[in-house]
RNA sequence: GACGGGUGCCUGGCGUAACCAGGCUGAGAUUGAGGUCUUAUGCCUCGGGACCGUUCGAACCUGAUACGGAUAGUACCGUCGAAGGGAC
Numbered sequence: 001g002a003c004g005g006g007u008g009c010c011u012g013g014c015g016u017a018a019c020c021a022g023g024c025u026g027a028g029a030u031u032g033a034g035g036u037c038u039u040a041u042g043c044c045u046c047g048g049g050a051c052c053g054u055u056c057g058a059a060c061c062u063g064a065u066a067c068g069g070a071u072a073g074u075a076c077c078g079u080c081g082a083a084g085g086g087a088c
Stems, first nucleotide, its partner, number of pairs: 001088001002054004008024006014042001030048006060085003066079004
């Protein structure tokens, strides 16, 4: 340089703006545009930014609405597991 990847949980406000503020963990929880729903999925898609990873691959996905522990709560920690996938 190119490519791959995730962005969760809790509380309060607000009540249609699919919005605002604060808190937790983490490397990262961000920003813009578009679409859709209308008392409940406060959602979905695309782009940008930051960050992590790229076969010597545990970044990340699947199994998983899994199991154990902890917590206000959550992939928060551990197991699963060098299992199956995964980007020069």
This is a predicted structure of an 88-nucleotide RNA (TPP riboswitch aptamer (THI element)) from an Acidimicrobiales bacterium. It matches the Rfam family "TPP riboswitch aptamer (THI element)". From the family's description: Vitamin B(1) in its active form thiamin pyrophosphate (TPP) is an essential coenzyme that is synthesised by coupling of pyrimidine and thiazole moieties in bacteria. Model confidence (mean pLDDT): 76 of 100. It was read from a public genome assembly, where an Rfam model found it. The source organism's lineage runs through Bacteria, Bacillati, Actinomycetota, Acidimicrobiia and Acidimicrobiales.